[in-house]
Context: one part of a larger RNA
RNA sequence: CUGGGCGUAAAGCGCGUGUAGGCGGCAGCGUAUGUCGGGUGUGAAAGCCCUUGGCUCAACCGAGGAAGUGCACUCGAAACUGCGCAGCUUGAGUUCCGGAGAGGAUGGUGGAAUUCUCGGUGUAGAGGUGAAAUUCGUAGAUAUCGAGAGGAACACCUGUGGCGAAGGCGGCCAUCUGGACGGAAACUGACGCUGAGACGCGAAAGCGUGGGGAGCAAACAGGAUUAGAUACCCUGGUAGUCCACGCCGUAAACGAUGGGUGCUAGGUGUCGCGGGCAUGACACUCGCGGUGCCGAAGCUAACGCAUUAAGCACCCCGCCUGGGGAGCACGGCCGCAAGGCUAAAACUC
Repeated sequence: CUGGGCGUAAAGCGCGUGUAGGCGGCAGCGUAUGUCGGGUGUGAAAGCCCUUGGCUCAACCGAGGAAGUGCACUCGAAACUGCGCAGCUUGAGUUCCGGAGAGGAUGGUGGAAUUCUCGGUGUAGAGGUGAAAUUCGUAGAUAUCGAGAGGAACACCUGUGGCGAAGGCGGCCAUCUGGACGGAAACUGACGCUGAGACGCGAAAGCGUGGGGAGCAAACAGGAUUAGAUACCCUGGUAGUCCACGCCGUAAACGAUGGGUGCUAGGUGUCGCGGGCAUGACACUCGCGGUGCCGAAGCUAACGCAUUAAGCACCCCGCCUGGGGAGCACGGCCGCAAGGCUAAAACUC
C1' cells in the first nucleotide's frame, strides 16, 4: 500500500424531482490528455545493497559500483481512455390505437346506522357487569311507530385483488388531471444511469386563525376492583377526531432489504393487455408487464433469500466502526410553540 461491511448482529437517507460531479451503447477517421516504449539530463553528500580495502576481528571507517521505482525535455506507439468530426440503432424518448385501475384535485349526490328534537302507542323499569354500582326513568324512560335536524363513515362487492415514488388511496355521478401497461408501424439518434448540495411531497399526533361537532374519545369526574388501583371493567365527558387556509416534518415512514443495467434451472396461483387454436365469452397454449407461493444452482453465522435475489458482475449515492454517557450538551440552522436537523467530550464498563 492492498484488503471489511449495511434483511435480523452497528449500518439504506421516509419518498421523489434534479444541479454540480462520477460513470456511460455499436462502428469509423483524426488527435495524442491519460496510458505504454526508447533516448538524454537530473535524481547532492552521507545512509541502505553489492564488491573490495584499513584498525589482530567486529562495531566503525575508506574506495568503487549498483540502486534511487521520480521529474523534465525529446523521439515514437495508438489497443484502451479523453477530445474533435462524420455515422448507426439495440439503450432512452416521441407519435398512433387500445383496454385496466380505492392514482390525484374540485363540485354534486345516495342509502343504512348512531344521537338529538317533535308527535302517537304504552307502563315500570331501563342500562351496565364476572357480579355490581355510579347513570337514566312516573316531570313517563327503555321498547315501538311516524316526522324532522345534524355530523361523520361508506356494509355487501372485497380478493397474499388494483393504483401510487413514498406517505397513502374504497358509496355513487360529473368535470379537470398524473402515471404505468399492451399492440402495430414510423420517427429522433446515446438525447442515458446515478445524484453531494438544493427544491418539493410526506401517516398519526400537535400548533395558529375561522368554522363544524352525530358518534368516538386523551385529560378530567364519578362507580367498581384491589392491600393500594393516579390502571385494566362501567357511567359520564373536554380538547381532538371533520372542513378551509397556514405551520410542524416525525414513525417499527418496514420488505427493518437505496437506485440502475445485464446475466443465471424450474413448478404453481393471480391481475392487465395481446397472439395462436376454435363458430365461440370459455378451456388449452405462447408472449409482454405486474403481484404471491414453493423450490435448483449459488449465497448465508444461522434463520432464510432464491429471475420481484439476500445469486453472478459493473456504475453512482447514502450509511456503519464496542456498550453506556447520548441522538444528550454546546454552537449553528429551522419552528409560533412543542420541538426538529446537524452533533461531540469528560467519565465509565

A computed fold for a 349-nucleotide part of an RNA from a metagenome, annotated as small-subunit ribosomal RNA, central domain. The coordinates come from a structure-prediction model, not an experiment, and the mean pLDDT is 91.